[in-house]
RNA sequence: UCUUAUAAAGAGAGGUGGAGGGACUGGCCCUGUGAAACCUCGGCAACCAUUGACAAUGUCAAACGGUGCCAAUUCCAGCAGAUUUAUUUUUUAAAAUCUGAAAUAUAAGA
Numbered sequence: 001u002c003u004u005a006u007a008a009a010g011a012g013a014g015g016u017g018g019a020g021g022g023a024c025u026g027g028c029c030c031u032g033u034g035a036a037a038c039c040u041c042g043g044c045a046a047c048c049a050u051u052g053a054c055a056a057u058g059u060c061a062a063a064c065g066g067u068g069c070c071a072a073u074u075c076c077a078g079c080a081g082a083u084u085u086a087u088u089u090u091u092u093a094a095a096a097u098c099u100g101a102a103a104u105a106u107a108a109g110a
Base pairs, nucleotide, nucleotide: 001110002109003108004107005106006105007104012041013040014039015038016037020030021029022028024078025077026076027075042070043069044068047066048065050062051061052060053059054058074103079100080099081098082097083096084095085094
């Protein structure tokens, strides 16, 4: 880089550290009542592997292995479409909801 699947659920304490973090852009948030990062322990989940059951190319269960994750829906929006609402003295768009895509993240494979 490509393919497939998933993304409204779930799960944090301590130590080191000392100013950033939430991918990007905008918004909105988190943060000296201590950010990132690293370490220890704990937890969540069930993608892969494993084991077991069954009505068996699958489903369900378990959670000792490989990953992942533990503020906010992937925090919200971004591109396209649909529906609805409201407004003008001037300007021309604005807001809400929904659907799909893109992007991103993670897993498994190439």

Source information: Model confidence (mean pLDDT): 83 of 100. This is a predicted structure of a 110-nucleotide RNA (SAM riboswitch aptamer (S box leader)) from Bacillus andreraoultii. Its Rfam family is "SAM riboswitch aptamer (S box leader)". About the family: The SAM riboswitch is found upstream of a number of genes which code for proteins involved in methionine or cysteine biosynthesis in Gram-positive bacteria. Lineage of the source: Bacteria > Bacillati > Bacilli > Bacillaceae > Bacillus.